[in-house]
The part of an RNA shown here (small-subunit ribosomal RNA, 5' domain) has 527 nucleotides and comes from an uncultured bacterium. Rfam family: Bacterial small subunit ribosomal RNA. Rfam links the family to the GO terms structural constituent of ribosome and ribosome. Its mean pLDDT, the model's own confidence on a scale to 100, is 83.
Context: one part of a larger RNA
């Protein structure tokens, strides 16, 4: 000096920042990912319009997908971001540097060319059937931007043949000929216009893969290793490669520390030094890993997928004992553990993400509130006069003196804050509607309206009066700062040295002083 700190005794405000370091132990309840009907058949439900039937209306009922609109269902895109934790891993796992002529990338952006023609399913809805649920079964039936066939087609992707270039070994780029494989989906507006679709290229963006170099302690761990190295050949991959399979050699790392064993996410940083060091990796960004636990693949541009799928194992909990649910290291909040660490808040106003032509819809991300002196900045608990040096306390060479002490009381002022009453924000600029211009026809540009959770908060203004606001440690020496008084090696301090056994500046009270001050102190870690 620092700290994500905990204890004690104390506490007035206000601002930013931070808040399970321990059980990656278990979890109750709520939420945390949906959206699109302008892709689809529909129409539970609701609100409209129609027709009916009661009924003089007022209404009430039923029927109708006609309409907004939409439960469930197919389909499209999201769900691989965003969010949480640090088990585990000493690793090309992070880091810096190279490099992929060994690779992929939905959406977005540039540009190019095409968007033709049939036709089987099935979900829903209907008809049964089984079950306690959880679900599942079966017949007839139907849709599309699902699905499959066909044509047509490139500079796409095999192939054969003949060249031009260049280069890093393998080999890349590129020309021309022949033949071969592969494509689309339509909607919305109404009158030529928007959103889509398929095939290429080129760019963004984001991944993947090698490789130098750097990366924690033990030699009381010396020999490790059989797919092990390495070849050839095939498979497998988005691609290289023992990655993997069959065959062939017998190599391959190691004291320049292999192999084991402990510990441990890494880094930018942060703390600490005058520095060169040491020490740490919470918050905040980067990058990896993981989701009860151990494995597995499916969709898919992308996962081997926190809030998907299956298979096992531990646990919870339903059950009609046949069987069936579930996984907070998200966001609250609950038990346990533990010195120790918070609301089962409010809003999508901003900012971003996802879906949509939008309008909007979701968004526990985020933005704001609550709880805490845990920290660190800032401001106040009044200012100025005032000596009979008051009174009372405390001490001493005690009719007297010193000391608390301009400290008190008096006096004149302030009114931060605090009370009570007014006014009262920025954070919003758009996008998107409505008109209207201009042109290069989807862009600009005016204009009007309209959107604020937090918040009637911040800030101001005005009233009332010093009014509402001081504490905690220490005093032998190191170390600022002493005296009486009880204790009598007892009862106690103590960081070191040590005090204390009858006059203790070191125990315990007191008075007086020293140091910090809304905070002292004392643990507890680092330098």
């Nucleotide at each position: 000096g620092a700290u994500g700190a905990a204890c004690g005794c104390u506490a007035g405000c206000u601002a930013c920042a931070g808040g399970c370091u321990u059980a990656a132990c278990a979890c109750a309840u709520g939420c945390a990912a949906g959206u699109c009907g302008a892709g689809g058949g529909g129409c539970a439900a609701c609100a409209u319009g129609a027709a009916c039937u009661a009924g003089c209306a007022a209404u009430a009922g039923u029927u109708u997908g006609a309409u907004g609109g939409c439960g469930a269902c197919c389909g499209g895109c999201g769900c691989a971001c965003g969010g949480g934790u640090g088990a585990g891993u000493a690793u090309c796992g992070c880091g810096u540097a190279u490099c992929c002529a060994a690779c992929c990338u939905a959406u977005c952006c540039a540009u190019u060319a095409c968007u033709c023609g049939g036709g089987c399913a099935u979900a829903g809805g209907c008809u049964u059937u089984c079950g306690a649920a959880a679900g599942a079964a079966a017949g007839a039936u139907u849709a599309a931007u699902u699905c499959c066939c066909g044509a047509u087609g490139g500079u796409a992707c095999g192939a054969u043949a003949a060249g031009u270039u260049c280069g890093c070994a393998u080999g890349a780029a590129u020309u021309u000929a022949u033949g071969g494989u592969u494509a689309a989906a339509g909607g919305a507006g109404c009158u030529u216009u928007c959103c889509g679709g398929u095939a290429g290229u080129g760019g963004u963006u984001g991944g993947g893969g090698a490789u130098g170099c750097g990366u924690u302690c033990c030699a009381u761990u010396a020999g490790a290793c059989a797919g092990u190295u390495g070849g050839c050949a095939g498979g497998g991959u988005u691609a290289c490669g023992g990655c993997c399979u069959a065959c062939c050699a017998a190599a391959u790392c190691u004291a320049c520390g292999a192999u084991g064993g402990a510990u441990a996410g890494g880094g930018g940083u942060u703390c600490u030094g005058a520095g060169a060091g040491g020490a740490a990796g919470g918050u905040c960004c980067c990058c990896c890993a993981c989701a009860u636990u151990g494995g597995a693949a499916c969709u898919g541009a992308g996962a081997c997928a926190c809030g998907g799928u299956c298979c096992a194992a531990a646990c919870u909990c339903c059950u009609a004992c046949g069987g069936g649910a579930g996984g907070c290291a998200g966001c609250a909040g609950u038990g346990a553990g533990g010195a120790a660490u918070a609301u089962u808040g409010g809003u999508c106003a901003a900012u971003g993400g996802g879906c949509g032509a939008g309008a909007g819809c979701c968004u526990g991300a985020a933005c704001c509130a609550g709880c805490c002196a845990a920290g660190u900045a800032g401001c106040g608990u009044g200012a100025a006069g005032g000596a009979u040096g008051a009174c009372a306390g405390u001490c001493c060479u005690a009719u007297g003196g010193a000391u608390u002490g301009u400290a008190a009381a008096c006096u004149u002022c302030u009114u931060u804050u605090a009370u009570g009453g007014g006014a009262g924000a920025a954070u919003a600029a758009a996008a998107g509607a409505u008109u209207c211009c201009a042109u290069g026809u989807a862009u600009g540009g005016a204009a009007u309206a309209u959107u604020g959770c937090a918040u009637g908060u911040a800030u101001c203004c005005c009233u009332u009066g010093a009014a509402u606001a001081a504490g905690c440690a220490u005093c032998g020496g190191c170390u600022a700062a002493c005296u009486c008084c009880g204790u009598g090696c007892c009862a106690g301090c103590a960081g070191c040295c040590g005090c204390g056994g009858u006059a203790a500046u070191a125990c315990g009270g007191a008075g007086g002083a020293u140091g910090c001050g809304a905070g002292c102190g004392u643990u507890a870690u680092c330098c």